Model confidence (mean pLDDT): 91 of 100.
This is a predicted structure of a 252-nucleotide part of an RNA (large-subunit ribosomal RNA, domain VI) from an Acetobacteraceae bacterium.
It matches the Rfam family "Bacterial large subunit ribosomal RNA". Rfam links the family to the GO terms ribosome and structural constituent of ribosome.
It was read from a public genome assembly.
[in-house]
Context: one part of a larger RNA
RNA sequence: UGUUGGAGACUUGCGAGGAGCCGUCCCUAGUACGAGAGGACCGGGAUGGACGCACCUCUGGUGCACCGGUUGUCGCGCCAGCGGCAUCGCCGGGUAGCUAUGUGCGGACGGGAUAACCGCUGAAAGCAUCUAAGCGGGAAACCCACCUCAAAACGAGGUCUCUCUGAGGGCCGUGAUAGACCAUCACGUCGAUAGGCCGGGGGUGAAAGUGCGGCAACGCAUGGAGCUGACCGGUACUAAUCGCCCGCCAGG
Numbered sequence: 001u002g003u004u005g006g007a008g009a010c011u012u013g014c015g016a017g018g019a020g021c022c023g024u025c026c027c028u029a030g031u032a033c034g035a036g037a038g039g040a041c042c043g044g045g046a047u048g049g050a051c052g053c054a055c056c057u058c059u060g061g062u063g064c065a066c067c068g069g070u071u072g073u074c075g076c077g078c079c080a081g082c083g084g085c086a087u088c089g090c091c092g093g094g095u096a097g098c099u100a101u102g103u104g105c106g107g108a109c110g111g112g113a114u115a116a117c118c119g120c121u122g123a124a125a126g127c128a129u130c131u132a133a134g135c136g137g138g139a140a141a142c143c144c145a146c147c148u149c150a151a152a153a154c155g156a157g158g159u160c161u162c163u164c165u166g167a168g169g170g171c172c173g174u175g176a177u178a179g180a181c182c183a184u185c186a187c188g189u190c191g192a193u194a195g196g197c198c199g200g201g202g203g204u205g206a207a208a209g210u211g212c213g214g215c216a217a218c219g220c221a222u223g224g225a226g227c228u229g230a231c232c233g234g235u236a237c238u239a240a241u242c243g244c245c246c247g248c249c250a251g252g
Base pairs, nucleotide, nucleotide: 005163006162007161008160009159010158011157015149016148017147018146021049022048023047024046025045026044027043033038051106052105053104054103055102059100060099061098062097066093067092068091069090070089071086072085073084074083075082076081110144111143112142117137118136119135120134168246169245170244171243172188173187174186175185176184193239194238195237196235197234198233199232200231202228203227204226209222210221211220212219213218
């Protein structure tokens, strides 16, 4: 842009893509078979490998805006307490998110039509013959079934509702289940969208100050303290103000 007025939802599936794998053990059964050695078909169950999809409860990784320890040096007049720089100075941990080596799930079941092949009936050809007419069985392959996309399938499908008494969309703003931009999604006072604040969780691991003990380093108490990014809630304190634009034909 089109799909023949416009719009918002919900759909059908022409067609396309994905998946499709394999092992071991147990039961049946030491049965059938076999002189024995050995040792099944069919059917049922269990557990793995690789691969794929999803996820972060667990186990771990990362986690330069979280917490702690510590060296050198400079600064805050000094002590104490802090801050800057040194690869995030170095080191020990670690929330959210992202993640695999972690966790869950998948290959299936079933149906159709077949291949080789196995058959039934059966003539040509009084017999025989699975085939010539006709009818069965039979594979991880094919079609369906499972997952995803899909009406630009230009033969452009369908259903419902709304609509110049303005349907609906956009601009703008706050954002994230989204993201390079755009788009998508949530929200805009009829409001919890983000920030702040409050509560909680998780993390770190016992703050500062003071008291007591010790010559001191330091220890103990106050006290699982203080601090705390992204997590879960609550709360209008702050910011989403006020508005503007498109929608031109009631439609071959």